[in-house]
RNA sequence: AGAGUUUGAUCCUGGCUCAGGUUGAACGCUGGCGGUGCGCCUAAUACAUGCAAGUCGAGCGAGAAAUUUGUUGAGUUUACUUAAUGAAUGGAAAGCGGCGGACGAGCGAGUAACACGUAAGAACCUGCCCCGCACUCGGGGAUAACUCGGUGAAAGCCGAGCUAAUACCGGAUGGUCUCGUAAGAGUAAAGAUUUUCGGUGCGGGAGGGGCUUGCGGCCUAUCAGCUAGUUGGUAAGGUAAAAGCUUACCAAGGCUAUGACGGGUAGCUGGUGUGAGAGCACGACCAGCCGCGAUGGGACUGAGACACGGCCCAUACUCCUACGGGAGGCAGCAGUAGGGAAUCUUCCGCAAUGGGCGAAAGCCUGACGGAGCGACACCGCGUGAAGGAUGAAGGCCUUAGGGUUGUAAACUUCUUUUCUGAGGGAAGAAGAUCUGACGGUACCUCAGGAAUAAGCCCCGGCUAAUUACGUGCCAGCAGCCGCGGUAAUACGUAAGGGGCAAGCGUUAACCGGAAUUAUUGGGCGUAAAGCGUCCGCAGGCGGUUGUAUAAGUCUGUUAUUAAAUACCGAGGCUCAACUUCGGUGCUGUAAUGGAAACUGUACAACUAGAGGAUGGGAGAGGUAUAUGGAAUUCUGCAAGUAGGGGUAAAAUCCGUAGAUAUGCAGAGGAACACCAAAAGCGAAGGCAGUAUACUGGACCAUUCCUGACGCUAAGGGACGAAAGCGUGGGUAGCAAAAGGGAUUAGAUACCCCUGUAGUCCACGCCGUAAACGAUGCUAACUCGGUGUAGGGACCCUCGACCUGGUCUCUGUGCCUAAGGUAACCCGUUAAGUUAGCCGCCUGUGUAGUACGAUCGCAAGAUUAAAACACAAAGGAAUAGACGGGGACCCACACAAGCGGUGGAACAUGGGGUUUAAUUCGUCAAUAAGCGAGUAACCUUACCCAGGCUUGACAUCCUAAUCGCACCCUGUAGAGAUACGGGGGUCAGUUCGGCUGGAUUAGUGACAGGCGCUGCAUGGUUGUCGUCAGCUCGUGCCUUGAGGUGUUCGGUUAAGUCCGUUAACGAGCGCAACCCUCGUCGUAUGUUGUAUUUUCAUGCGAGACUGCCGGUCAUAAACCGGAGGAAGGUGAGGAUGACGUCAAAUCAGCAUGGCCCUUAUGCCUGGGGCCACACCCGUGUUACAAUGGCCAGUACAAACCGAAGCGAAGCGGCAACGUGGAGCCAAUCGGAUAAAACUGGUCUCAGUUCGGAUUGAGGUCUGCAACUCGACCUCAUGAAGUUGGAAUCGCUAGUAACCGUGUAUCAGUCAUGGCACGGUGAAUAUGUUCCUGGGUCUUGUACUCACCGCCCGUCAAGGCAUGGGAGUCGGGGAUGCCCGAAGUCUGCUCAAUAAGAGUGGCCUAAGGUAGAAUCGAUGACUGGGCUUAAGUCGUAACAAGGUA
Repeated sequence: AGAGUUUGAUCCUGGCUCAGGUUGAACGCUGGCGGUGCGCCUAAUACAUGCAAGUCGAGCGAGAAAUUUGUUGAGUUUACUUAAUGAAUGGAAAGCGGCGGACGAGCGAGUAACACGUAAGAACCUGCCCCGCACUCGGGGAUAACUCGGUGAAAGCCGAGCUAAUACCGGAUGGUCUCGUAAGAGUAAAGAUUUUCGGUGCGGGAGGGGCUUGCGGCCUAUCAGCUAGUUGGUAAGGUAAAAGCUUACCAAGGCUAUGACGGGUAGCUGGUGUGAGAGCACGACCAGCCGCGAUGGGACUGAGACACGGCCCAUACUCCUACGGGAGGCAGCAGUAGGGAAUCUUCCGCAAUGGGCGAAAGCCUGACGGAGCGACACCGCGUGAAGGAUGAAGGCCUUAGGGUUGUAAACUUCUUUUCUGAGGGAAGAAGAUCUGACGGUACCUCAGGAAUAAGCCCCGGCUAAUUACGUGCCAGCAGCCGCGGUAAUACGUAAGGGGCAAGCGUUAACCGGAAUUAUUGGGCGUAAAGCGUCCGCAGGCGGUUGUAUAAGUCUGUUAUUAAAUACCGAGGCUCAACUUCGGUGCUGUAAUGGAAACUGUACAACUAGAGGAUGGGAGAGGUAUAUGGAAUUCUGCAAGUAGGGGUAAAAUCCGUAGAUAUGCAGAGGAACACCAAAAGCGAAGGCAGUAUACUGGACCAUUCCUGACGCUAAGGGACGAAAGCGUGGGUAGCAAAAGGGAUUAGAUACCCCUGUAGUCCACGCCGUAAACGAUGCUAACUCGGUGUAGGGACCCUCGACCUGGUCUCUGUGCCUAAGGUAACCCGUUAAGUUAGCCGCCUGUGUAGUACGAUCGCAAGAUUAAAACACAAAGGAAUAGACGGGGACCCACACAAGCGGUGGAACAUGGGGUUUAAUUCGUCAAUAAGCGAGUAACCUUACCCAGGCUUGACAUCCUAAUCGCACCCUGUAGAGAUACGGGGGUCAGUUCGGCUGGAUUAGUGACAGGCGCUGCAUGGUUGUCGUCAGCUCGUGCCUUGAGGUGUUCGGUUAAGUCCGUUAACGAGCGCAACCCUCGUCGUAUGUUGUAUUUUCAUGCGAGACUGCCGGUCAUAAACCGGAGGAAGGUGAGGAUGACGUCAAAUCAGCAUGGCCCUUAUGCCUGGGGCCACACCCGUGUUACAAUGGCCAGUACAAACCGAAGCGAAGCGGCAACGUGGAGCCAAUCGGAUAAAACUGGUCUCAGUUCGGAUUGAGGUCUGCAACUCGACCUCAUGAAGUUGGAAUCGCUAGUAACCGUGUAUCAGUCAUGGCACGGUGAAUAUGUUCCUGGGUCUUGUACUCACCGCCCGUCAAGGCAUGGGAGUCGGGGAUGCCCGAAGUCUGCUCAAUAAGAGUGGCCUAAGGUAGAAUCGAUGACUGGGCUUAAGUCGUAACAAGGUA
């Protein structure tokens, strides 16, 4: 100090989250020791038990036990025991009396207050303590204890009697005491005792307390008015004391926007945590103050209380009870229950420190000193150290080699902090002796033995640290982003690693980061944010000069700022934590001295701000009245006839009852063409025919007057478009609602025909708009250019006016510098640089909504939240993609043509269905005569059945056999297979059954898999597309993504070339280089030959816009022409940029991972891949006369042939058979080309078209043609008469038609594929439209990129919330009733006093009543948010299809 997260990427805005520190903590896992601290934050809930406040006999009376001793009696062992009694000591329990129980200890409920903090003040009190002065004389009567009696269960109470005092009461004296002007009056005392301790009065002190005041510190205005003892005065009362503190009377005040009153919350402070600081949050422990003591009220005593361990009353609760009545208060220390996530021992001691009493000894002290429990926190220590490589074993990973755990272990040597045992053993003690709870503790010494001691979290990024297996959107993780759908570094486990360590994580909370409330230190054109506008009170701010003052300001001094804490320096515990001492600081407050620049205040002056005066001109500024013409509509008349109107097209509608169109006349309302403009005026809203009246403001000029009179503006006031509301008018046109016609799937819309409110006027409301420049007002400063409106000065002009030029003031536009801005953009009319004041903002949604309040007739407006949900929402700009946006260009894309498909039959492929199986893949274009360029067996992957298990195939090992292979053959079986017979019998050699080789058997490593994943891959391929694009280096521009280059003007088939140009170059593509064809030359030539040529092979030539003319920009290029076999790429092929489609293929091959292993492998027989209601694709043959059939006659190219092509001849109607010549091919063979041409026949018919289907008989291949081959002959002779919507190919030797060959192959389902030649067209005016593509530009809320995004209702689940007939509860007031205890007071009794009784005022609790307020709940109801795949539409984003 920052980081992650909005996007395809970028910058910004902005929220959320993380890393740090901290805690009175809790929870999970784990846990060796010691020290120092801390330990009910919740129920101020209820409490069993024990203890926490007593003490004094030197105040008093009485005096138990006990001890010593005397006397007497009894027991009896002389001694001893026991009983009674006397004396002395002694002093318990209880009582009177004194002092203390008001401190100490606890807690934080209440309290927003003079409660606290701080600084002051005057009208007070003060026991014990200190100082000073004076005094302490002399009397009296009671009473408790005690005794007796009574009563009650008890607590206790009553009566009678005895007694003491430092208890109580008179009397005397009394000053510097009190009252009073004075005279005068009034008021004290206590003794005990050996010293000594006391008592009384007065004065003073110290310490303590009461009271008053200034200032300071929470939230809320959805709390705006509050207050009757209220504010003041007089009098009286009252208090220790001032005072409405209380009462009576008088006056009507007092507080409040600088927040009264009300509501909520809260003890305050020193300080604590955090932070760079300013701040923010907190107020445990320790310390100061306050408040409280079951709840509420009250007084008594006392120096002090309205009293935690005192009293009285009321209430609730608990306990005892004989039911009559009593007792109690742990927020003291322990402890219990309860609550809670959660917080300790019913411990030891008064040894120390402190407190109470006492003369003292001493007693008491749960204050305190200690120990115990708790890793709750902080601090310290340890769990060993050194050596040790065969880098052991084991684990994990592995590319199988190795790597890692890892010097880690083992092992060797050493040490003993800690631990165990033994021994010694403190300080803390003051004060001469004595006195230690802690504690046999700390500490020291010795011995023993590495011995007793490591976990937790994390490893996708942030954030240090990775692999394997398991799981398979499951289980789970997660602080944010996000992981998991079969190769998860994110889940679980393991190994390894990282971090911290007796702890580690999690949760909760605070500060920080967060400049994310911004004083330090933010913003408001478009991200959230300028009030619609103006006026203006308070407030804030304010021109120039001087004098005074000293409030602010600056500075010095003094006092205070408790201690602790913090910081610095020392010291003590072995160190540290902790603690002691010294110093500094504590930013504050007050008093006092000084300074006088600035601000303030007072006074005096000034004129630059502001205002006035005078003179001018401009203007849709406002209000009222009057008036004008054009147009629309309506009415009347005339004239006239069939339509009019409306739309994309129509219809509703009007019209033969005469419309529309035309003319004339009239009525009425509303709005004002041209002028007219970037124009003018106004504060804004807004303002437009003309005239008149009244009236506001601004501007210019003059420089005459006033003399700071100013700026802004919370509350407040006024104005305020349209729509809307009220009352009364008015209503031509237009036109919500409504009706009708269209459109549509629907059309409650867009379009059309009607049409009412309204629009208009007057008066009154409303008070809002994208009321926008989305830009508050005022003032100053900071380059220019160019328009325009109003005024002025000067120049020009002889001159009025006009025009022109220069300058200037005021307004209003555009372009731009500096500067600013996230960018866009703004830029003297600032969004620049400054000053003043106001308003407003703080993630998005919920929501400008709910509730409350105010305003309003209503509609509604203003003010204005929360729960909950999300991790974004948003601004500007960038690259793409897209658009029912635009511009330009191309292509058999359309158009123009030719021929097809779609209809029929068949062939073939696909789907579907069927099946034991119909193996698999391929599915828009880019699957479907595709993989397959040949499924009868084989192929074959599928099905059924039968077999094999180291296997059909490879390598290795062991054993056996030597030939093996191979050939012939028998039996069983469907075959695989099993059992046999016969033949055949190796090479080398170092001569060794040595080597090689082979077979069989066995063993296990392994083989094998057309099993899965093309979404793990390689390779290959399709497609956009043979489209012209795709990029890079350097430079330049931008904060950046990115741009430029590659755009633009031409041109091209082309990012082809030229020109321009902040770009200059380059690469992959284009083109060319390659092959074939076309012309010529030349060389050679067999098997060709017609001896010229053709042909074959090789080498050359030729074409380059080279030449000419024109167009264009002197370019590139285009158009035309010449020559030429060929002309502008000559024709065809090969060649496919960056990339797209997770496109296709694991079944061609290869390959990671997973899976099978007597089977998902292998062998065999048979079947299937050929099925068949149906649908689709690609083809063949046709439907005929441009034809069919018959006969005859011509003309090719290319290709193939030895497991081959196979001639002639002969046989057969034919398929074919026989035959075997020739040919390893320019030699022989396949091999007759067919359309064509010539002649004949058929004559429009389901035919002499068409040939499907079927029957019979054959041929050939092959182990084998049943499922399931091809061919031949004879017979049979189906559909079909040119094909709906729709759709395909083709631009020249092309389409169309005709035949030929070949690969595969035993044969063949070939009508397919690939080649070859023969005959041989038509059309293109063109680019509006359809499809696809390219370039530029524009909009965008799309980027999975329009097959996108996205809105609302309805339906379902969930969550929080508003209203709601009501219901329940809380707190606080108010009125009335009742009224305990008690102070004060009246009266009566008593009277010396005390006391008793009975009234009064006040009043706690209680009762009751009606309101207000807060909360909970409530049938039903409103909207909101949310939830992988619900319904309906398509509102928004592109011109989003009606901006």
Molecule: small-subunit ribosomal RNA
Organism: metagenome